[in-house]
Context: one part of a larger RNA
RNA sequence: AACGAACGUUGGCGGCGUGGAUUAGGCAUGCAAGUCGAACGAAACCCAGGGGGCAACUCCUGGGGAAAGUGGCGAAAGGGGCAGUAAGGCGUGGGUAACCUACCCCGAGGACCGGGACACUCCUGUAACAAGGGUGAAUACCGGGCGCGGUGAGCGAGGGGCAUCUCUUGCUCAUGGAACGAUUUCUCGCCUCGGGAGGGCUCACGUGGUAUUAGCUUGUUGGCGGGGUAACGGCCCACCAAGGCCAAGAUGCCUAGCGGGUGUGAGAGCACGACCCGCGCCACUGGCACUGAGACACUGGCCAGACUCCUACGGGAGGCUGCAGUCGAGGAUCUUCGGCAAUGGGCGCAAGCCUGACCGAGCGACGCCGCGUGUGCGAUGAAGGCCUUCGGGUUGUAAAGCACUGUCGAGGGGGAGGAAAGCCCGCAAGGGCCUGACCUAUCCCUGGAGGAAGCACGGGCUAAGUUCGUGCCAGCAGCCGCGGUAAGACGAACCGUGCAAACGUUGUUC
Repeated sequence: AACGAACGUUGGCGGCGUGGAUUAGGCAUGCAAGUCGAACGAAACCCAGGGGGCAACUCCUGGGGAAAGUGGCGAAAGGGGCAGUAAGGCGUGGGUAACCUACCCCGAGGACCGGGACACUCCUGUAACAAGGGUGAAUACCGGGCGCGGUGAGCGAGGGGCAUCUCUUGCUCAUGGAACGAUUUCUCGCCUCGGGAGGGCUCACGUGGUAUUAGCUUGUUGGCGGGGUAACGGCCCACCAAGGCCAAGAUGCCUAGCGGGUGUGAGAGCACGACCCGCGCCACUGGCACUGAGACACUGGCCAGACUCCUACGGGAGGCUGCAGUCGAGGAUCUUCGGCAAUGGGCGCAAGCCUGACCGAGCGACGCCGCGUGUGCGAUGAAGGCCUUCGGGUUGUAAAGCACUGUCGAGGGGGAGGAAAGCCCGCAAGGGCCUGACCUAUCCCUGGAGGAAGCACGGGCUAAGUUCGUGCCAGCAGCCGCGGUAAGACGAACCGUGCAAACGUUGUUC
């Protein structure tokens, strides 16, 4: 000097930050991922009109509606944590002639013909399901056709590479897609090719401790052939060979997420990796795949295990290392708050819906910074306290008193800005309408010094001393050391010194 600090005493206000470092221990409750009716069939219900009925009500038509369902997109992002990992990570720089890419952008081309199914409803059936039959939609699913362009193979020509090989072009053969769907309009979608952005894989170098760990390895190292993958590869498999790593530290053990950075320091360095950003990994523990452009998937699935809960005992349900909150452990770390107004994300043509991301508020002097707790005058230098050589000194202009001020706080009132997007009208220029959770910066009014100072220290280091008490006791102490009857070092008082809404102590780093 610093800190994600803690503890003691004390505590007025504000701004900006920051706050579970320990048990990756267990969790009650609520919320944290939906959306689209402009893909589809359609229930309840509502409105309007008409008919019937005394009425309750019922029937028809039109419009709205939208539970549950089919379908699409999203749910792989965002949010949390650092357990594991010493290299399948991270950092820096390359390679991919070995690859993928939903949404987005630009341009070009295309969208032909046909088919059956689930659910709802109805019938049969049944105690009730189930099973069966009929009706039966789509941007769901399936079959066939076309082929510009794409891809693969062969042949020919030209170019490049050390090589496996590759680029351009011509011809032939093969392969393979679609929804003329939705909308009153604007428009939005579907299929193929290209781009962008993102990702996969891979190489080199760098990235802890320990030799009181010296040898390690059998899919191990390489080859050939295959399987698998988007893709290379012992990634996996059959066969063949016997290799591969290591004192420039293999293998083992211990520790640890890595970086941008942070702290300190003149620097070199040393220590660290909270908050924020990038990357990685994890999601009760272990394993596995499915779907998908993308996962081996925190709030998806299956199996096993531990734990917890419900049960009519037959059987079921769950996963806060999301936001709050709770118990436990701990020296120790917050509200079961408000809002989608802004920024951003998902869906939607849009209106909009969802969003514990986020924006805000709350709590904590936890940190940094700012402000205040008054200002001027005021000596017979009051009283009181303390000391005294008893003369006095000091507290001390301090108080009182007089004259003022009004920051902050309190009460009341006003209030820009964070808000232009969006929507509507219009050919356009332009015009119009609407939106603030937080209650903010700031301004005005009222009132009156009123509501606002402590903590540590005073032997030396080190700024600041006297008296009393105690008597090697009680105690102090960072080091040296104080205390055994005059203690400036213990305890108290007065006085002083240093910091100040803080001041000290402890811990840790330089």
Source information: The part of an RNA shown here (small-subunit ribosomal RNA, 5' domain) has 510 nucleotides and comes from an uncultured bacterium. The full RNA is in RNAcentral, with records from Greengenes. Its mean pLDDT, the model's own confidence on a scale to 100, is 81.